The prediction has a mean pLDDT of 82. The RNA shown here (transfer RNA) has 72 nucleotides and comes from a Verrucomicrobiaceae bacterium. Its Rfam family is "tRNA".
RNA sequence: GCCGCGCUGGUGUAGCGGAUAGCACACCGCGCUACGAAUGCGGAAGCCGAGGUUCGAUUCCUCGUCGCGGCA
Numbered sequence: 001g002c003c004g005c006g007c008u009g010g011u012g013u014a015g016c017g018g019a020u021a022g023c024a025c026a027c028c029g030c031g032c033u034a035c036g037a038a039u040g041c042g043g044a045a046g047c048c049g050a051g052g053u054u055c056g057a058u059u060c061c062u063c064g065u066c067g068c069g070g071c072a
Stems, first nucleotide, its partner, number of pairs: 001071006010025004018055001027043005048064005
């Protein structure tokens, strides 16, 4: 330098054009308890960036950052 893949709450992940963006763990609050643990209920927190396509983009296209792999 070229090619491919990946990027979604704090962490791990689901989501092949219209869902309120789902789940688990972690975190916060409440209940339970003598206090905890466990457990039940509730809550906060997310689509890597910029353009494009579309009535509508986390999803499709282009470019870029970062990470992984391959080739040179």